Description: Predicted 3D model of a 346-nucleotide part of an RNA (small-subunit ribosomal RNA, central domain) from Chryseobacterium sp. FRGDSA 4034/97. Its Rfam family is "Bacterial small subunit ribosomal RNA". Gene Ontology terms of the family: structural constituent of ribosome and ribosome. Model confidence (mean pLDDT): 87 of 100. The source organism's lineage runs through Bacteria, Pseudomonadati, Bacteroidota, Flavobacteriales and Chryseobacterium.

Context: one part of a larger RNA
RNA sequence: UUGGGUUUAAAGGGUCCGUAGGCGGGCCGAUAAGUCAGUGGUGAAAUCUCAUAGCUUAACUAUGAAACUGCCAUUGAUACUGUCGGUCUUGAGUAAAUUAGAGGUAGCUGGAAUAAGUAGUGUAGCGGUGAAAUGCAUAGAUAUUACUUAGAACACCAAUUGCGAAGGCAGGUUCCCAUGAUUUAACUGACGCUGAGGGACGAAAGCGUGGGGAGCGAACAGGAUUAGAUACCCUGGUAGUCCACGCCGUAAACGAUGCUAACUCGUUUUUGGGGCGCAAGCUUCAGAGACCAAGCGAAAGUGAUAAGUUAGCCACCUGGGGAGUACGUUCGCAAGAAUGAAACUC
Repeated sequence: UUGGGUUUAAAGGGUCCGUAGGCGGGCCGAUAAGUCAGUGGUGAAAUCUCAUAGCUUAACUAUGAAACUGCCAUUGAUACUGUCGGUCUUGAGUAAAUUAGAGGUAGCUGGAAUAAGUAGUGUAGCGGUGAAAUGCAUAGAUAUUACUUAGAACACCAAUUGCGAAGGCAGGUUCCCAUGAUUUAACUGACGCUGAGGGACGAAAGCGUGGGGAGCGAACAGGAUUAGAUACCCUGGUAGUCCACGCCGUAAACGAUGCUAACUCGUUUUUGGGGCGCAAGCUUCAGAGACCAAGCGAAAGUGAUAAGUUAGCCACCUGGGGAGUACGUUCGCAAGAAUGAAACUC
């Protein structure tokens, strides 16, 4: 490389948009580039293959045939692909009506809890643990009442729920923005799918500047435990956690399962629409779950939300260690990220 693979053995890119490229619905017509057939030319000789012959045989040599799978020209064929023209509506999109949601951005606002401050009541403990101690407290703590202030998070509702491309999103409310589904079948008429490079978004931690700082809490300090205890437990506690702007660009970024389309036995629950029905319920479209037939699978399992049967496109894998390291390059303020070997060894 071919082949075979990628839930768990090596292997799906974190996610989406999209350039080139690859692939692409029904019908009609034209063309004849691909495709197929005929004919002609060329495809040196030697070599190779086959047959025969010559050296005593063989190797070797000679003669003949075949082959040279190709290229060029020309004449035809027109199913498929391509190209051009026309047309259609089922793919895709638009419109209208109905409707759903923790989808996003910005503002306003609420109560509980916690902490602190002030004032009152009140007196000797509080706190913490397996047990303690450090710690707090007669300069009046803990407890309790009133008021004030601050920051962060939103009990119940709440769900096997919903929304979002993923990351993710939850007190209430308002503005703005975006999205899905259903129904009608009015409009466009293949406008589509995928997507190397590229772009955008991307938890937490971390970084820069300026704010903020209640609780929690890396580091750190102390008390315990222990043979030791740089831990687990306890008392404190800085960065951080929060906000604004700018970076970082990684995660077990997981369904460890790329996206799109088609087809394939049933049972059951549920979310949002539509239809029928007085209702119970039945049915249909789009989701979210459970169980299972066939099939698949090494098995676990999966099973219309496929890991079944097919098609298109992309990404990735090819024994373990060395190593996601070294070197180089790109990006970054840095931390580091991306790309990514070899020697050697088993």